A computed fold for a 74-nucleotide RNA from Micromonospora krabiensis, annotated as transfer RNA. The prediction has a mean pLDDT of 82.

RNA sequence: GCCGACGUAGCUCAGGUGGUCAGAGCGCUCCGCUCAUAACGGAGAGGCCACGGGCUCGAAUCCCGUCGUCGGCA
Numbered sequence: 001g002c003c004g005a006c007g008u009a010g011c012u013c014a015g016g017u018g019g020u021c022a023g024a025g026c027g028c029u030c031c032g033c034u035c036a037u038a039a040c041g042g043a044g045a046g047g048c049c050a051c052g053g054g055c056u057c058g059a060a061u062c063c064c065g066u067c068g069u070c071g072g073c074a
């Protein structure tokens, strides 16, 4: 330099055929249970989906560019 994949909650990821409230596990907060802790049960907070632009009535999802991470080729 060229090619490809990926970027969604604090962490690991799902969703990706455009519309329904943006989800799961772990973690965090509160409550219950217990003599107490853990475990277990219940409730809750936390995201404008890397950034910018475009198409569209409507974009996390499609298109273009930029940035970053990983892998391959040279």
Stems, first nucleotide, its partner, number of pairs: 001073007010026004019057001028044005050066005
Source information: Its Rfam family is "tRNA". It is annotated as a transfer RNA. RNAcentral holds the sequence, with entries from Rfam.